[in-house]
RNA sequence: CGAGAGGUCCGGGCGGCCGCCGCGGGGAUUCGUCCCCGGGGAGGAAAGUCCGGGCUCCGCGGGCCAGGGUGGUUGCUAACGAAAACCGGCCGCGAGGCCAGGGAAAGUGCCACAGAGAACAGACCGCCUAAGCGCGGGGCUCGCCCCGCGCCGGCAAGGGUGAAACGGUGCGGUAAGAGCGCACCGCGGCUCCUGGUGACAGGGCCGGCACGGCAAACCCCACCCGGAGAAAGACCAAAUAGGGGAGCAUAUGGCGAUGGCCCGCGUCGGCUCCCGGGUAGGUCGUUCGAGGUCGGGCGCGAGCUCGACCCUAGAGAAAUGGUCGCCGCCCCCCGUUGGGGGGAUACAGAACCCGGCUUACAGGACCUCUCGCACC
RNA sequence: CGGGGCGUGGCGCAGCAUGGCUAGCGCGCUGCAAUGGGGUUGCAGAGGUCGGAGGUUCGAAUCCUCUCGCCCCGA
Numbered sequence: 001c002g003a004g005a006g007g008u009c010c011g012g013g014c015g016g017c018c019g020c021c022g023c024g025g026g027g028a029u030u031c032g033u034c035c036c037c038g039g040g041g042a043g044g045a046a047a048g049u050c051c052g053g054g055c056u057c058c059g060c061g062g063g064c065c066a067g068g069g070u071g072g073u074u075g076c077u078a079a080c081g082a083a084a085a086c087c088g089g090c091c092g093c094g095a096g097g098c099c100a101g102g103g104a105a106a107g108u109g110c111c112a113c114a115g116a117g118a119a120c121a122g123a124c125c126g127c128c129u130a131a132g133c134g135c136g137g138g139g140c141u142c143g144c145c146c147c148g149c150g151c152c153g154g155c156a157a158g159g160g161u162g163a164a165a166c167g168g169u170g171c172g173g174u175a176a177g178a179g180c181g182c183a184c185c186g187c188g189g190c191u192c193c194u195g196g197u198g199a200c201a202g203g204g205c206c207g208g209c210a211c212g213g214c215a216a217a218c219c220c221c222a223c224c225c226g227g228a229g230a231a232a233g234a235c236c237a238a239a240u241a242g243g244g245g246a247g248c249a250u251a252u253g254g255c256g257a258u259g260g261c262c263c264g265c266g267u268c269g270g271c272u273c274c275c276g277g278g279u280a281g282g283u284c285g286u287u288c289g290a291g292g293u294c295g296g297g298c299g300c301g302a303g304c305u306c307g308a309c310c311c312u313a314g315a316g317a318a319a320u321g322g323u324c325g326c327c328g329c330c331c332c333c334c335g336u337u338g339g340g341g342g343g344a345u346a347c348a349g350a351a352c353c354c355g356g357c358u359u360a361c362a363g364g365a366c367c368u369c370u371c372g373c374a375c376c
Numbered sequence: 377c378g379g380g381g382c383g384u385g386g387c388g389c390a391g392c393a394u395g396g397c398u399a400g401c402g403c404g405c406u407g408c409a410a411u412g413g414g415g416u417u418g419c420a421g422a423g424g425u426c427g428g429a430g431g432u433u434c435g436a437a438u439c440c441u442c443u444c445g446c447c448c449c450g451a
Stems, first nucleotide, its partner, number of pairs: 001372010012327007020041002023038006043347001047358002050356005055229004067225005072086003087101001088099004102220002107218002109214003124159002126155003132151009167185006186209001187207004192203004233284004243275006253268004291310008330343005377450007386403004396434001405421005427443005
């Protein structure tokens, strides 16, 4: 210098003017509110709501089934499907990257097309004629021998099909062949040995091999999950209607209650007061929290721990804005030391909070490492 | 806050639960024929990579994950 790998961070700055939403102090007030001063006011994703938790209410003796999720090991964590270290497999020369990474000898199912045969394997081309049978030819010592073809057969090496064909290579062996035998590799098994917490790794012994793939097919195994969510939930609490109680009036009315009438009593209705539930409405939950910054210690790391300092938006149909000037960054044009003009400055925007994931994003800064080339 | 569904030629839909054969159907479109011309009809044909990305698998529209857009329902 070129090509890459991994990661961290920023995401405009200063000032003036006019506004918006909370907080503190002071003042005024017709108690509705208004004025002055001070200080605070979006993000790395506030987003999608895909996982996990806090918190709140409901439910709850335990277990089973159903349903959903997770799936190498060990640690970390409030928890997780995130992240860490390691193991195994695959890819890359490498730095590194990817993996839903338990079980296919529990069962069921699927494997199209092609192909002889696709899971109880199979024989199209091919190879062979040792055994048996037939036909033809030849030889001769006339009983057999040799050669060729066919049948019955043998084989699974080679070709071919396929994503996948029931271990691979070599030697022996054979009529031809074949784990048929042997060596090595692979595979499977073991209450074996060594190392490791473990996944696992290395070795030993046994077995000629019996066991194809798919579980992001049903399923089996192990583990996890009670439900709902901020419109959760708690508190205060009108008017009207209705509920309960006490008192008053019982002057009048209905009913108990009559064949009819009167008095008295009870009850309903009436008036006054009190109590409680709930609605509208209001307040809280609600911004001090698994919090942030810096430093020390422990750990390979995720992370844990100690100390100091800091307080950092809280609205309720929803504030965080507009404009002007100067500067910064990027692009274009003119000029080309300086300069001038124009353009662009993203994605987006809190609504109980937190840990992750994913997605969007103008532009920019930095760190570590790998490979190649050149030079010293 | 919670739940469900859809996306396949220009338009409307099948196919997806059980992966495989050239992804089909209707309308529309193009060309030709029939007509003086148009419609209708007949014949022939074009037009898709299944919203996007990744994965599982020999093989994906179909299964899984993420994502984008749209629609519906409940409190």